Background
A computed fold for a 733-nucleotide part of an RNA from Saccharolobus caldissimus, annotated as large-subunit ribosomal RNA, domain II. Its Rfam family is "Archaeal large subunit ribosomal RNA". Rfam links the family to the GO terms structural constituent of ribosome and ribosome. RNAcentral holds the full RNA, with entries from ENA and SILVA. Lineage of the source: Archaea > Thermoproteota > Thermoprotei > Sulfolobaceae > Saccharolobus.

Context: one part of a larger RNA
RNA sequence: GCCGGGGAGCUCACACCAGUGGCGAGCCUAAGGGGUUCAACCCCGAAGGCGCAGGGAAACCGAGUGCCCGCAACCUGGGUAAUCCCAGGUGAGGGGCAGGGUCUGUCAGGGCCUGAAGUCACUGGUGUGAGGCUAGAAACCGGGCGAUCUAGGCCGGGGCAGGCCGAAGGCGGGGGAAACCCCGCUGGAGGGCCGAAUAGGGGUUCUGACGUGCAAUUCGUUCCCCUGACCCCGGUCUAGGGGCGAAAGACCAAUCUAGCCCGGUGAUAGCUAGUUCCCCCCGAAAUGCGUCCUAGCGCAGCCUCUCCAGAGGUCGCUCACGGGGUAGAGUCACUGAUUGGGGGUUCGGAGCGAAAGCUCCGGGCUCCCAGUCAAACUCCGAACCCGUGAGCACCGAAGAAGGAGGGAGUGGGCCACCCGGCGUAAGGUUGGGUGGCGAAAGGGAAACAGCCCAGACCUGGGUUAAGGCCCCUAAAUGCCGGCUAAGUGCCAGUCGAAGGGCGUCUCCAGCCUUAGACAGCGGGGAGGUGGGCCCAGCAGCAGCCAUCCUCUAAGGAGUGCGUAACAGCUCACCCGCCGAGGCUGGAGGCCCCGAAGAUUGGUCGGGGCUUAAGCCGGCUGCCGAUACCCAGGUGGUGGGGCUCAUUGAGCCUCACCAGGUAGGGGGGCGCCGUGGUGGGGCAGAAGGUGGGCCGUGAGGUCCACUGGACCCACCACGGGUGCAGAUCCCGGC
Repeated sequence: GCCGGGGAGCUCACACCAGUGGCGAGCCUAAGGGGUUCAACCCCGAAGGCGCAGGGAAACCGAGUGCCCGCAACCUGGGUAAUCCCAGGUGAGGGGCAGGGUCUGUCAGGGCCUGAAGUCACUGGUGUGAGGCUAGAAACCGGGCGAUCUAGGCCGGGGCAGGCCGAAGGCGGGGGAAACCCCGCUGGAGGGCCGAAUAGGGGUUCUGACGUGCAAUUCGUUCCCCUGACCCCGGUCUAGGGGCGAAAGACCAAUCUAGCCCGGUGAUAGCUAGUUCCCCCCGAAAUGCGUCCUAGCGCAGCCUCUCCAGAGGUCGCUCACGGGGUAGAGUCACUGAUUGGGGGUUCGGAGCGAAAGCUCCGGGCUCCCAGUCAAACUCCGAACCCGUGAGCACCGAAGAAGGAGGGAGUGGGCCACCCGGCGUAAGGUUGGGUGGCGAAAGGGAAACAGCCCAGACCUGGGUUAAGGCCCCUAAAUGCCGGCUAAGUGCCAGUCGAAGGGCGUCUCCAGCCUUAGACAGCGGGGAGGUGGGCCCAGCAGCAGCCAUCCUCUAAGGAGUGCGUAACAGCUCACCCGCCGAGGCUGGAGGCCCCGAAGAUUGGUCGGGGCUUAAGCCGGCUGCCGAUACCCAGGUGGUGGGGCUCAUUGAGCCUCACCAGGUAGGGGGGCGCCGUGGUGGGGCAGAAGGUGGGCCGUGAGGUCCACUGGACCCACCACGGGUGCAGAUCCCGGC
């Protein structure tokens, strides 16, 4: 891991609610007792409980229908094809007015109650107390068991090759006045030294081997100690908030910041995981307030089921009348901010001056001109939102709006678009509105919860939506006009900016132009004069000043290069050749540069595409969903009809509805057992294997083989009643 078996909302008491049944102004027994083949069951037993009257703290007092409206239903009359309509009457239940009881009282009012329905049992739902759906702690407490491991102590005993150093003391000799010193030998001290011949102890390095190991700490190598605070054996002592500890919270039997075993114990767990058959109807929330509260809970909101009641309701659109101060706009309408210039005034500073004063700089206030800004500015002011009313539309006697009660879940939300706050930004964060996902499948977006289309009961046929129509791939290699040459692009979004481009297309304006434009080519481009000044020099061309006159078709007291200064080249300007458009500015479309990334050239989904299979505009077809339409069928709710009938059941017909998590409600299937009824079985039961058929499904039934002794249906009743999951438990493989 798979298979088989086991495996999780049960039980009692009490309370509330619903359904069913008995009796009913009453209902019921409890303990206990009697009967009994002592099982089911039957009978006795009103003590007591609930109800029948309330109000009041109490004393105490103490209610029973007078009128109106009117739903369903029924009756009468009328109309009609009709299950339909109209008028009138009665009218349970219901509503309103009045009345009554009592308490308070300021004598006005107010509170509660009042025109009789309960009670008992069973079943179901929920809550509370109990272990309370199952499994799971870390822990806490009690009583015991442990020092055969290990820590320390005590008692008894055992062990340590060999070698080296040579303390005190002693002996002999020498010196000295002495204290004492020196030499030689002896001696054998020491937590002394070396030490793999060893025994023993340790466990340093390789951070080696191993690392489902030889091993829950081992192996190899290397290393440390080896007469001591040494090592070992036997006995014995210390025990769990206790021991023992050369102290690491170490160790106390592979367990220690409080051992192990059993018990309290099914501790508790706002946490985590799991929680078992089917179909049908409806269907949420992730918000507000509170909470030692933020992973929880309570109340409200939103869902569901049942009942009451009986006629209106309002998400949408239009109009009218009110409310509002946002977007925008404005700034001499206020508050405040703000750029440049000018005027006035005032304060301060610097310089000059003998002083008067002059000049300059900086700040405040104010006025004028031009210009700008505001969530906490507004002289203004939309769209829009809210309220009320009317109309339309839609919903509603198939019962809406409203009310009462039972059961919930939810109270971590997320994404897109629009509008705000914070943030450089973020698949950011925090608010408001709408939609979606959540709880929504299908089609499109290559793939892709939240985007686009569209809300899936089943089957079949058709038509469309979004999006598409060269091939992969269903449908146009469709038509008309234009643009792009960059493979730009072929992407809704998958980046691309500031700034650039004699790329190309379109539009607008101005100017020149057959009296010849623009470009090119040829020629001229002069004289006074080398203007004056400055200067070493400066002659058009360093700089300063001026910038005239003449000849002319035209030619600057000179546009640039150049020279030391000249020279030289060139331009402006003019003529000729040529012969038709040219120059400048602005706007728009596509395109280009700007443009560098990490696994293939790695991508437009790919192939591939260039008057397109790209981009822009227009047109006609077609494809394309579970959408829409048609037909048939199933189920739910409701109306009508027929047949039976105790509340209901079956059949026919019509309309509407049928995505769904948490969750509410309804109806079923299967398993085990009990009672009753009816059946099957050695001529083959249950179970097993394979198959046919039936049912929307849980499942059922039939056949064959196997198997070899029990089994099934129906009506009721009762549950230890359904498994894929819980690192679930046990077994097998």